[in-house]
Predicted 3D model of RNase P RNA and transfer RNA as a complex of 420 nucleotides.
RNA sequence: GAGCCGGCCAGGUGGCCGCGGCGGGACUCGAUCCCGUCGAGGAAGGUCGGGGCUCCGCAGGGCAAGGGUGCUGGUGCGAGCCAGGACGGGGUGACCUGUCGAAGGGGCAACAGAGAGCAGACCGCCGAUGGCCCGGGUGACCGGGCACAGGCAAGGGUGCAACGGUGCGGUAAGAGCGCACCAGCGUCGAGGGCGACCUCGGCGGCUAGGCAACCCCCACCCGGAGCAAGGUCGAACGUGGGAGGGCCGGCCCGGCCACAUCUCCCAAGGUGGACCGCACAGAUGGAUGGCCACCCCUCGGCAACCGCAAGGGACCCGAGGACAGAACCCCGCCUAUCGGCCGGCUC
RNA sequence: GCCGGAGUAGCUCAGCUGGUAGAGCAGCUGAUUUGUAAUCAGCUGGUCGGGGGUUCGAUUCCCUUCUCCGGCU
Numbered sequence: 001g002a003g004c005c006g007g008c009c010a011g012g013u014g015g016c017c018g019c020g021g022c023g024g025g026a027c028u029c030g031a032u033c034c035c036g037u038c039g040a041g042g043a044a045g046g047u048c049g050g051g052g053c054u055c056c057g058c059a060g061g062g063c064a065a066g067g068g069u070g071c072u073g074g075u076g077c078g079a080g081c082c083a084g085g086a087c088g089g090g091g092u093g094a095c096c097u098g099u100c101g102a103a104g105g106g107g108c109a110a111c112a113g114a115g116a117g118c119a120g121a122c123c124g125c126c127g128a129u130g131g132c133c134c135g136g137g138u139g140a141c142c143g144g145g146c147a148c149a150g151g152c153a154a155g156g157g158u159g160c161a162a163c164g165g166u167g168c169g170g171u172a173a174g175a176g177c178g179c180a181c182c183a184g185c186g187u188c189g190a191g192g193g194c195g196a197c198c199u200c201g202g203c204g205g206c207u208a209g210g211c212a213a214c215c216c217c218c219a220c221c222c223g224g225a226g227c228a229a230g231g232u233c234g235a236a237c238g239u240g241g242g243a244g245g246g247c248c249g250g251c252c253c254g255g256c257c258a259c260a261u262c263u264c265c266c267a268a269g270g271u272g273g274a275c276c277g278c279a280c281a282g283a284u285g286g287a288u289g290g291c292c293a294c295c296c297c298u299c300g301g302c303a304a305c306c307g308c309a310a311g312g313g314a315c316c317c318g319a320g321g322a323c324a325g326a327a328c329c330c331c332g333c334c335u336a337u338c339g340g341c342c343g344g345c346u347c
Numbered sequence: 348g349c350c351g352g353a354g355u356a357g358c359u360c361a362g363c364u365g366g367u368a369g370a371g372c373a374g375c376u377g378a379u380u381u382g383u384a385a386u387c388a389g390c391u392g393g394u395c396g397g398g399g400g401u402u403c404g405a406u407u408c409c410c411u412u413c414u415c416c417g418g419c420u
Stems, first nucleotide, its partner, number of pairs: 001347009011295007019039008027030001041323001045334002048332005053226004066222005071084005085100006101216001105215002107211002122156002124152003129149002131146006164182006183207001185204008230276004239267006245257004296321006305312002348419007357372004366403001374390005396412005
């Protein structure tokens, strides 16, 4: 100098003006004035997951359907977080980042290609054996040729993917056909680790493909809706019930008549509405701000000055100081963000 | 505030058990007509809202983000 990881901050002080909640005080009692006090974030954001809370459903439990998660350990109610393992990818490096069931079953893989799942032969290689032809030989047979039957999968070619790699042997040509080494798989044993797994050794058969962000298997988890949830109080109009009238009578009780309207009272219901839910910020269409001065940081200009030079650069001037604003609360995830500080580490 | 839905051609919409995206209208060219319309033939036109991932391959599957629309004492 350039970076990596983790944590923290989110300009400061003062003055003036202003906003909201609560408490107190004043008076001319007004949604007035004064005083005190409190008043956004790391993401308050997106509303993507959980949880609290509330109502509905449900005796309790299980199964099924549907949905979600998925290496291991710890932690957490949960979502998640932390640490670790294996296999990849990026970086010189610190470090970052992706994935984790495919020798249980089903399904899929366009085009190309001979062949795409226990597949296949287009070019190619061979043609030992059998066949045909030519030559030689009395003959058994020998030599040569053809590429007809047939053999092969080394090489070429197609593709995202073609059934281990290298070498030696072997063969007509070849091939795990045989062998050695290597990679990988299974299994057994020993050691280490709580575990995923790692290290070492033996044995085996020679190779086992991809996709589960397709169905699925296994394990675990999940009832639904949401503060416009929900609760309390309750106008007006309407509904239901009761009382209030007249006659008989001194009055009460009682009887008869009238019961249309009106007045009053009560009740059910729960609309307009109010309050609770609701907070040591806080709801009402929603406060938490603005200006000035000084300081701080960054950038640009000017240029005194320092320096041989490259270059550095005081004072002064100008610009900028992000993303973004709680609305029931909490925990996560994701996204946005000018810059600065601290610690550790790398080149 | 809460809950749902949709972004594909200029417009309205198809296409989603993954294999190079279509229809109608519009536009352009030609034919027809004296000319226009209609009709017929042909053509043009696509970051499938943006980014990332899974996969050989993504409009389709997964994650994230943006925009728009609708509903709720």
It holds a member of the Rfam family "Bacterial RNase P class A". Rfam classes the family as a ribozyme.